Predicted 3D model of a 64-nucleotide RNA (Fluoride riboswitch aptamer (crcB RNA motif)) from a Sedimentisphaerales bacterium. It matches the Rfam family "Fluoride riboswitch aptamer (crcB RNA motif)". Gene Ontology terms of the family: positive regulation of gene expression and response to fluoride. Lineage of the source: Bacteria > Pseudomonadati > Planctomycetota > Phycisphaerae > Sedimentisphaerales.
RNA sequence: UCUCCAGCAGGCGAUGGAGUCCGCCUGUAACCGGCGCAUUGGGCCUGAUGACUCCUACCGACGG
Numbered sequence: 001u002c003u004c005c006a007g008c009a010g011g012c013g014a015u016g017g018a019g020u021c022c023g024c025c026u027g028u029a030a031c032c033g034g035c036g037c038a039u040u041g042g043g044c045c046u047g048a049u050g051a052c053u054c055c056u057a058c059c060g061a062c063g064g
Base pairs, nucleotide, nucleotide: 009026010025011024012023013022016055017054018053019052020051021050033045034044035043037041
C1' cells in the first nucleotide's frame, strides 16, 4: 500500500414523531409512489411505517 472479514459512526428507505428489527449508501452516494393527458404545466388516486407496535396531525361518516 492492496484485498477480505468483523465492529463502530453518520445518512437514507414518496407527508411529522417514539421504540425494535431489516435493507441500502459512505458523499457527484443511498432515497425522492402510481395513472393518464400534456410538454415542463395542470388533473386524478393510494399511503403519515421499509416492517411491526404506538403517539400526533389531517379527511370523511354518524351521534350529542
Background:
The coordinates come from a structure-prediction model, not an experiment, and the mean pLDDT is 75. Of the family's consensus pairs, 100% are formed in the model.